[in-house]
Annotation
SAM riboswitch aptamer (S box leader) from uncultured Pontibacter sp., 102 nucleotides, folded computationally. Its Rfam family is "SAM riboswitch aptamer (S box leader)". About the family: The SAM riboswitch is found upstream of a number of genes which code for proteins involved in methionine or cysteine biosynthesis in Gram-positive bacteria. The sequence is in RNAcentral, with records from MGnify.
RNA sequence: CUUAUCAAGAAAGACCGAGGGAUAGGGCCCGAUGACGUCUUAGCAACCUUGGCUGAACUUGGUGCUAAUUCCCUUCUCAACUCUUCGUUGGGAGAAGAUAAG
Numbered sequence: 001c002u003u004a005u006c007a008a009g010a011a012a013g014a015c016c017g018a019g020g021g022a023u024a025g026g027g028c029c030c031g032a033u034g035a036c037g038u039c040u041u042a043g044c045a046a047c048c049u050u051g052g053c054u055g056a057a058c059u060u061g062g063u064g065c066u067a068a069u070u071c072c073c074u075u076c077u078c079a080a081c082u083c084u085u086c087g088u089u090g091g092g093a094g095a096a097g098a099u100a101a102g
Base pairs, nucleotide, nucleotide: 001102002101003100004099005098006097011041012040013039014038015037019030020029021028024074025073026072027071042066043065044064047062048061051058070096075093076092077091078090079089080088081087
């Protein structure tokens, strides 16, 4: 860079010790009843792969994941409401990001 997916699913223990939820702003949340992170074990999922096969179930290995939709909003657009404007709600697209394969 390209393609696909991102409303589902799946936690315990040990260590550590103050921040964390990608980035910027805002909101909201998690956190000394120990978050985040690391390790171990377990689990979820099914992108690639092995075996099997009409196909599938199942299976081997490489990844990934296990608070909240990718926590929500930001840009564009459509509809409804309001209506001078601002704005509110909902849908779609995009951007950014994550993961897999190339």